[in-house]
Molecule: transfer RNA
Organism: Acidimicrobiia bacterium
RNA sequence: GCCCCGUUAGCUCAGUCGGUAGAGCGCUUCCAUGGUAAGGAAGAGGUGUUCGGUUCGAUUCCGGAACGGGGCU
Numbered sequence: 001g002c003c004c005c006g007u008u009a010g011c012u013c014a015g016u017c018g019g020u021a022g023a024g025c026g027c028u029u030c031c032a033u034g035g036u037a038a039g040g041a042a043g044a045g046g047u048g049u050u051c052g053g054u055u056c057g058a059u060u061c062c063g064g065a066a067c068g069g070g071g072c073u
Stems, first nucleotide, its partner, number of pairs: 001072007010025004019056001027043005049065005
């Protein structure tokens, strides 16, 4: 220098052939217990790495950049 993959909640990750997003764990409140753990219920938490393009509409499609991983020379 070139090619491929990844970037989504605090962490690990899903997801949608384009219609403003979920799970597990964690966190908060409540229930329950003599009390604790386990358990049950509810809730908070995301400008979807970033900039631009296409579109009525982009997490999703296209291009550039950044970061991480792998390969080739």